[in-house]
This is a predicted structure of a 95-nucleotide RNA (c-di-GMP-I riboswitch aptamer) from a Steroidobacteraceae bacterium.
RNA sequence: GUAAGUUCCGGGCAAACCCGCUGCGAGGCGGGGACGCAAAGCUUCCGGUCCAGGGCGCGACCCAUCGUCGCGCCGGGGACAGCGGGGUUGCCGAU
Numbered sequence: 001g002u003a004a005g006u007u008c009c010g011g012g013c014a015a016a017c018c019c020g021c022u023g024c025g026a027g028g029c030g031g032g033g034a035c036g037c038a039a040a041g042c043u044u045c046c047g048g049u050c051c052a053g054g055g056c057g058c059g060a061c062c063c064a065u066c067g068u069c070g071c072g073c074c075g076g077g078g079a080c081a082g083c084g085g086g087g088u089u090g091c092c093g094a095u
Base pairs, nucleotide, nucleotide: 004095005092012037013036017032018031019030020029021028022027035082041088042087043086045085046084047083048080049079050078051077054074055073056072057071058070059069060068061067
């Protein structure tokens, strides 16, 4: 120096849940709280999951239209980096 991550030092982050604010929602932010985490730092490039809305088709309800509901397809928008992979930066580091 590099790699492995069972060690050490100094520390770091913070799931569920509760409170407040915010968003149509998935969620986000702050406070409390710790299940966990060696990248649980950053980044939507790929896959995945989720959310709101649109168009088209089919079906059900309806005498019918409108409308509502369900399913499928299409194309955009958004959320999750603590779902996985990739990219990128970085602490310690026994052996």